[in-house]
Context: one part of a larger RNA
RNA sequence: GAUUGAACGCUGGCGGCAGGCCUAACACAUGCAAGUCGGGCGAGAAAGCACUUCGGUGUGAGUAGAGCGGCGGACGGGUGAGUAACGCGUAGGAAUUUGCCCAGUAGUGGGGGACAACUCGAGGAAACUCGAGCUAAUACCGCAUACGCCCUACGGGGGAAAGCGGGGGAUCUGCGUCGCGCUAAUGGAUGAGCCUAAGUCGGAUUAGCUUGUUGGUGAGGUAAAAGCUCACCAAGGCGACGAUCCGUAGCUGGUCUGAGAGGACGAUCAGCCACACUGGGACUGAGACACGGCCCAGACUCCUACGGGAGGCAGCAGUGGGGAAUAUUGGACAAUGGGCGCAAGCCUGAUCCAGCAAUGCCGCGUGUGUGAAGAAGGCCUGCGGGUUGUAAAGCACUUUCAGUAGAGAAGAAAAGCCUAGGGUUAAUAGCCCUGAGUCUUGACGUAACCUACAGAAGAAGCACCGGCUAACUCCGUGCCAGCAGCCGCGGUAAUACGGAGGGUGCAAGCGUUAAUC
Numbered sequence: 001g002a003u004u005g006a007a008c009g010c011u012g013g014c015g016g017c018a019g020g021c022c023u024a025a026c027a028c029a030u031g032c033a034a035g036u037c038g039g040g041c042g043a044g045a046a047a048g049c050a051c052u053u054c055g056g057u058g059u060g061a062g063u064a065g066a067g068c069g070g071c072g073g074a075c076g077g078g079u080g081a082g083u084a085a086c087g088c089g090u091a092g093g094a095a096u097u098u099g100c101c102c103a104g105u106a107g108u109g110g111g112g113g114a115c116a117a118c119u120c121g122a123g124g125a126a127a128c129u130c131g132a133g134c135u136a137a138u139a140c141c142g143c144a145u146a147c148g149c150c151c152u153a154c155g156g157g158g159g160a161a162a163g164c165g166g167g168g169g170a171u172c173u174g175c176g177u178c179g180c181g182c183u184a185a186u187g188g189a190u191g192a193g194c195c196u197a198a199g200u201c202g203g204a205u206u207a208g209c210u211u212g213u214u215g216g217u218g219a220g221g222u223a224a225a226a227g228c229u230c231a232c233c234a235a236g237g238c239g240a241c242g243a244u245c246c247g248u249a250g251c252u253g254g255u256c257u258g259a260g261a262g263g264a265c266g267a268u269c270a271g272c273c274a275c276a277c278u279g280g281g282a283c284u285g286a287g288a289c290a291c292g293g294c295c296c297a298g299a300c301u302c303c304u305a306c307g308g309g310a311g312g313c314a315g316c317a318g319u320g321g322g323g324a325a326u327a328u329u330g331g332a333c334a335a336u337g338g339g340c341g342c343a344a345g346c347c348u349g350a351u352c353c354a355g356c357a358a359u360g361c362c363g364c365g366u367g368u369g370u371g372a373a374g375a376a377g378g379c380c381u382g383c384g385g386g387u388u389g390u391a392a393a394g395c396a397c398u399u400u401c402a403g404u405a406g407a408g409a410a411g412a413a414a415a416g417c418c419u420a421g422g423g424u425u426a427a428u429a430g431c432c433c434u435g436a437g438u439c440u441u442g443a444c445g446u447a448a449c450c451u452a453c454a455g456a457a458g459a460a461g462c463a464c465c466g467g468c469u470a471a472c473u474c475c476g477u478g479c480c481a482g483c484a485g486c487c488g489c490g491g492u493a494a495u496a497c498g499g500a501g502g503g504u505g506c507a508a509g510c511g512u513u514a515a516u517c
Base pairs, nucleotide, nucleotide: 001517002516003515004514006513007512008511009510010509013364014363015362016361017360018359020356021322026320027319028318030317031316032315035071036070037069040068041067048059049058050057051056078275079274080273087200088199090197091196092195093194096192097191101188102187103186105184106183107182108181109143111141112140118133119132120131121130122129123128149158150157151156163180164179165178166177168175201247202246203245208238209237210236213235214234215233216232217231218230219229220228250272251271252270253269254265255264256263257262277298278297279296280295281294300311301310302309303308328354330353331352332351336350337348338347339346340345367397368396369395370394377388378387379386380385401458403453404452405451406450411444416438417437419435420434421433422432423431424430461506462505463504464503465502466487467486468485472501473500474499475498476497482489483488
């Protein structure tokens, strides 16, 4: 000098953009953060309102809320404790898997038995649980069929499926068609798992380490290679090119600095990894050994009728605590994106916005011109004057920003409705694509931008002035009080302490401290 997720002191007008628990991976009150689908299925309230013969009936409503079932809760969001490791980054590899999505192939026939919900009964303080009975399905299980698929001793053997909705067919389970699904197998895309090479902090006051250890055979196991696991056999494997041990640490793209080489760091944003009260375990599933799932153990907190139960903010806010120190228990799904759904839509503390604090960067303002009687006052003085100083006052003007009032884009494209053309089809239904028209949808927002109004009106501080280092005098003090980054100042004329006047430097900031180059 540059820089910072900074803090502290003094001061503080506005806006844009960005960032904001670096400490206790300490403990957490409260609310919200993952649901959705009635176009898979059976069942199905109440309040209210109307009528009433006062019994009820209709409506509310096939609505709400549950249940079975499907998809999603493995994404998104947080944190950096652990990890010196194939964890990460780079470059490769082969023995794998991949829901939803895309392309093309072949099917989607016929049966059965349950379990919730519900009803009845029972237990419990509760959490909840148990027994009996009824029932549906895209839930479950056989049968049939099998292009391709799997196994095979090549003879053969094995294995699927689910329906739902919309028009049409005068009538119609069944016909036909369209859309969404389902099954089997193939390819793709995307995601994931695995292996290898070399790279990746400090310590030798850590020199030896290792028995599933190193390799083989066989078996098991996995989606998959492999001591991954097991039995047997062999005795190997690693190490001064630093094994092992100890300490420290998430890694990277990058960030800061520097002419560069390098050094230091890894907040925000992006990629990967790890973790979810601590430790262990599996279940389900395409995917987890699963932050807001389950089981066991432990610590802690809470409820209890003492028998037994409930919980996990390193999600967003917020509280206590720790600390020099870090924000609102805000708004909206309008946009972007995600989940579910044919859709309408619902959910979304992701996200978009707003709030707080000069935390940082950037921009703007705090007036402009004129004005010498060089006013008054202050300070200095050699008492003549000098300086503050065109500074003020005065006069003339302007109105950014803030204020008040008005006006006001873009962020909104869709979907829906109505039509025209094309495709599908037996079809002028329905569905899909393209186009014209129409109708709306904004949290921000009393916003941006623009116009008008009034009046210089509401808006400057901080540090320094001995040298380094830009800037000097007076008074007070008297090795005291104090200053100080280094050198050093202060013991009676201190440009170095304290005050004043003046000056210098930066400026809505300025200094100090800490840290890095």

This is a predicted structure of a 517-nucleotide part of an RNA (small-subunit ribosomal RNA, 5' domain) from an uncultured prokaryote. The prediction has a mean pLDDT of 85.